[in-house]
Context: one part of a larger RNA
RNA sequence: CUGCGGUUAAGGAACUAGGCAAUCUAACCCCGUAACUUAGGGAGAAGGGGUCCCUCCUCGCAAGAGAGGGCGCAGGAAUCAGCCUGGGCGACUGUUUAUCAAAAACACAGCACUGUGCUAACUCGCAAGAGGAUGUAUACAGUGUGACGCCUGCUCGGUGCGGGAAGGUUAAGGAAGUCGGUUAGGGAUACGUCCCAAAGCUGGCGACCGAAGCCCCCGUAAACGGCGGCCGUAACUAUGACGGUCCUAAGGUAGCGAAGUUCCUUGUCGGGUAAGUUCCGACGUGCAUGAACGGCGUAACGACUUGGGCGCUGUCUCGACCGCAGACUCG
Repeated sequence: CUGCGGUUAAGGAACUAGGCAAUCUAACCCCGUAACUUAGGGAGAAGGGGUCCCUCCUCGCAAGAGAGGGCGCAGGAAUCAGCCUGGGCGACUGUUUAUCAAAAACACAGCACUGUGCUAACUCGCAAGAGGAUGUAUACAGUGUGACGCCUGCUCGGUGCGGGAAGGUUAAGGAAGUCGGUUAGGGAUACGUCCCAAAGCUGGCGACCGAAGCCCCCGUAAACGGCGGCCGUAACUAUGACGGUCCUAAGGUAGCGAAGUUCCUUGUCGGGUAAGUUCCGACGUGCAUGAACGGCGUAACGACUUGGGCGCUGUCUCGACCGCAGACUCG
C1' cells in the first nucleotide's frame, strides 16, 4: 500500500449524480395507532412500556398472571423490520434480455371489435391425418385495450374491410370473317420458270360472346388513419364573447397540460430552503396533449422512479488505531 473485519472524541449527510456503503431498527408480551379507502385494508401504521432473581401473599388444574421484595451501569444469548411523507408510472400476485437492462417493458382478470353453424373458422402436414374438441356461438379463433370509477367527441375524402349490381373497362377460351404459307389441278412459257388456285395441313389478324377484379354506388373509425389559416371588433389600455374571408372529409369535444410530452426555459406566480436548473401547487402562450396506438382519476401493491423529513451513522470535516490475509525483507 491492497483486500476483509472491527473501534473511534466533537459534529451528524457538511459526502455524493444520489445517504452509494455502513450504522440505526429488530424477538415476545402489554398499551396505542392518522389521512385515505374498493370498508377488505391502510397496520407490525406511527409512538410508548415491559423482559433477571426471591416470596409462606392473591387468582389459577397447570402454564402463568398479579401484588410485594432484592441486586447490577446494563436481566430478549444467537437468530430477528429503520420510520414518516409528497409526486410519476404500472391496478394487483406474476413474467423477461441463461452470461452488463427486472423496468414504466410482457402477461393479467375485465372491456371491445372481427371471424366461425361444425367435415366450423384457424393451425401443422405433399398427403393420409392431427390439433381446435370427444368442444358447438354463455363455444372456439384473431386483433386491440388492460382491475375498478367517470367517460370515450367530430371526420368515410384517402387506404382497408363489408355489401351492391345498372353502366364503363377486362383474361384464357370460343368465333363469323379476312390475309398469308404449302400444293393436287388449270393456264402461260424464252422449258429456267411464271400466273391462277380447290381440299387438307398450317401461320397472322379478327367483329362478336366471355367472369372475378378495377372504375362506380352505399356502409363501416374500440378498422389504418385525420381532427386548419388570415383579417377585424367592446367608452383607458389589454383581451376578444362577436363579425368577415379562404381552405377542408372534418377542423381537437370532455378532460389533462412547461407533462417520462415545453424548443425558447432555470417560463411566470405561490410553497418548501439561509440559499432549490430538481420537487410540489397553480397559470396556459399545448415548438409538437387528448379520448380502447384509450383520456382523466384511483384505495392497495412495487428490489420501479423522483422530491422532503425524523432517527442513525467514519459518507464526510479528517483522519487515527486494532486484527486477519497479501504485498515487502530474509530463508